[in-house]
Molecule: Purine riboswitch aptamer
Organism: Psychrobacillus sp. BL-248-WT-3
RNA sequence: GUAAUAGAACGAUUUAAUCCCCAUAUAUGCUAAAGAAUUGGCUUUAGCGUUUCUACCAAGUCACCGUAAAUGACAGGACUAUGAGGGAAAGCGACUUUUGG
Numbered sequence: 001g002u003a004a005u006a007g008a009a010c011g012a013u014u015u016a017a018u019c020c021c022c023a024u025a026u027a028u029g030c031u032a033a034a035g036a037a038u039u040g041g042c043u044u045u046a047g048c049g050u051u052u053c054u055a056c057c058a059a060g061u062c063a064c065c066g067u068a069a070a071u072g073a074c075a076g077g078a079c080u081a082u083g084a085g086g087g088a089a090a091g092c093g094a095c096u097u098u099u100g101g
Stems, first nucleotide, its partner, number of pairs: 018087003022083004026055001029048007040065002049056001057077001060074004
């Protein structure tokens, strides 16, 4: 001076941590109150629902109401929580081959 192993401390720099699929939950559902519109069919709040945090909507098609206070049906579409599986990325290890010393 270099390397390896074990232990301890400080500082600096750098950054992969993401996607898909399945299951369960919840039916993106229900109830109530207040307000609003009718060229419209909505807004707000509270509660229920989950061994469950969060969310509880938007658009489409069809129907219905006919100036009144009330909407309905259909087929698809998510997020979130938990669990299972798969991939990508990153890191580490082992083995093989090639080249040089």